[in-house]
Context: one part of a larger RNA
RNA sequence: CUGGGCGUAAAGCGCGCGCAGGCGGAUUGAUAAGUCAGAUGUGAAAUCUCGGGGCUCAACCCCGAAACUGCGUCUGAAACUGUUGAUCUAGAGUUAUGUAGGGGAGAAGGGAAUUUCGCAUGUAGGGGUAAAAUCCGUAGAGAUGCGAAGGAACACCAGAGCCGAAGGGGCUUCUCUGGGCAUACACUGACGCUGAGGCGCGAAAGCGUGGGUAGCAAACAGGAUUAGAUACCCUGGUAGUCCACGCCGUAAACGAUGAGUACUAGAUUUUGGGGGAUUUGACCCCUUCAGAGUCGCAGCUAACGCAUUAAGUACUCCGCCUGGGAAGUACGGUCGCAAGACUAAAACUC
Numbered sequence: 001c002u003g004g005g006c007g008u009a010a011a012g013c014g015c016g017c018g019c020a021g022g023c024g025g026a027u028u029g030a031u032a033a034g035u036c037a038g039a040u041g042u043g044a045a046a047u048c049u050c051g052g053g054g055c056u057c058a059a060c061c062c063c064g065a066a067a068c069u070g071c072g073u074c075u076g077a078a079a080c081u082g083u084u085g086a087u088c089u090a091g092a093g094u095u096a097u098g099u100a101g102g103g104g105a106g107a108a109g110g111g112a113a114u115u116u117c118g119c120a121u122g123u124a125g126g127g128g129u130a131a132a133a134u135c136c137g138u139a140g141a142g143a144u145g146c147g148a149a150g151g152a153a154c155a156c157c158a159g160a161g162c163c164g165a166a167g168g169g170g171c172u173u174c175u176c177u178g179g180g181c182a183u184a185c186a187c188u189g190a191c192g193c194u195g196a197g198g199c200g201c202g203a204a205a206g207c208g209u210g211g212g213u214a215g216c217a218a219a220c221a222g223g224a225u226u227a228g229a230u231a232c233c234c235u236g237g238u239a240g241u242c243c244a245c246g247c248c249g250u251a252a253a254c255g256a257u258g259a260g261u262a263c264u265a266g267a268u269u270u271u272g273g274g275g276g277a278u279u280u281g282a283c284c285c286c287u288u289c290a291g292a293g294u295c296g297c298a299g300c301u302a303a304c305g306c307a308u309u310a311a312g313u314a315c316u317c318c319g320c321c322u323g324g325g326a327a328g329u330a331c332g333g334u335c336g337c338a339a340g341a342c343u344a345a346a347a348c349u350c
Base pairs, nucleotide, nucleotide: 004321005320006319007304008303012318014201015200016199017198021194022193023192025088026087027086028085029084030083031082033081034080035077036076037075038074039073040072041071042070049065050064051063052062053061054060091191092188093187094186095184096183097182098181099180103177104176105175106174107173108172109171110154115149116148117147118146119145120144121143125136126135162169163168206247207246208245209244210243211242215241216240220236221235222234223233258317259316260315261314262313263312266295267294268293269292270291271290272289273288274287275286276285299306300305323350324349325348332343333342334341335340
């Protein structure tokens, strides 16, 4: 190399866009590069194989044949691949009309609650726990009423629900904006799929500058518990959590399941559309397309389980795996302000 794999045993890049590359729909003509056939030249000898022979045998040696699976040239074939011409519409896209949605960005507004402050009523407790204490309170707390401030998050609706490539997205309104789905004829005419590098997006935490800070809360302090208690519990509390801009680039970034296409029993629920039948109409019913779930046959699987949203049957392209530890570490390199990230061994050991 051939070969075997990647849901849970090692193994799918966190996700997308996309240059190169690889692969690629139907009909027909040409061509003959790949492909195939024949001929011919060459493919030294030795070696290998086969048939003989010679040393007493063997090793060894000699003769003959075959082979040397390759390359060149010529002639031919035209199914497939390639190239090229023409045509097509089933893939892909455009258009039109509708349509669902927490998809994204910005701005404005809203009410409930927590906290703090002010005023009032009012008096001795409040808070907290398994029990307590630290803590707050006669300088008037807690409770109750009214008012004010400020920040963060948006109860019910809410769903097995919806949207997004993923991360993720939920109060209301407005502005800007991406994608999807259905139907329809019209248009383009293979314009497609994948995608090493590359580029972009990417929870939380963390970092830089400037703001903001109600609640919560690493660190920290105190009170408890305990043999101890650098914890679990309690009282406080700073970074942070929030905003703007810029970094970081990682997660059990999970469906632990790469993307695309086609095919292969059904049942049931649900979301968004179309058609039909019926009806006053909605529902119900039949059917079809696109999603999201739960069961289940064939098949697959080591089993668990998967099963038209495949882990089934096939094809195309990419990524990745090759015993455990050392180790996702060292060294080197690239990136980063740093933290660190990415790439990535070996000795040794079992």